[in-house]
RNA sequence: GCUAAAGUUUUCUAGGGUUCCGUAGCUUAUGCUAGUCUGGACCGAGAGAAAACCACAAAUUUAUUUUGUGACACGGAAGGAUAAAAGCCUGGGAGAU
Numbered sequence: 001g002c003u004a005a006a007g008u009u010u011u012c013u014a015g016g017g018u019u020c021c022g023u024a025g026c027u028u029a030u031g032c033u034a035g036u037c038u039g040g041a042c043c044g045a046g047a048g049a050a051a052a053c054c055a056c057a058a059a060u061u062u063a064u065u066u067u068g069u070g071a072c073a074c075g076g077a078a079g080g081a082u083a084a085a086a087g088c089c090u091g092g093g094a095g096a097u
Stems, first nucleotide, its partner, number of pairs: 007053006015043002020040002022037001023034004054070006072092001074095001078090003
């Protein structure tokens, strides 16, 4: 200095806020305020979990087959999306080792 399947999707978790619902307070009421409200619903991991697909290798039974492998991974600040925030996205980036 270069390369990588270091692949894709789904479900879920850690985590996250506040459009909607609920809750609490105020209000005659329409409504207003509060996420410094347990929640429903929502967002959600490269470095978390599981599954399906997929890739590669081997075998023989040639099939919608079986078996195996898919390792490792410290990390800002800043910006961006959405109602908003985040282990979301930029990003296995910058940087460090």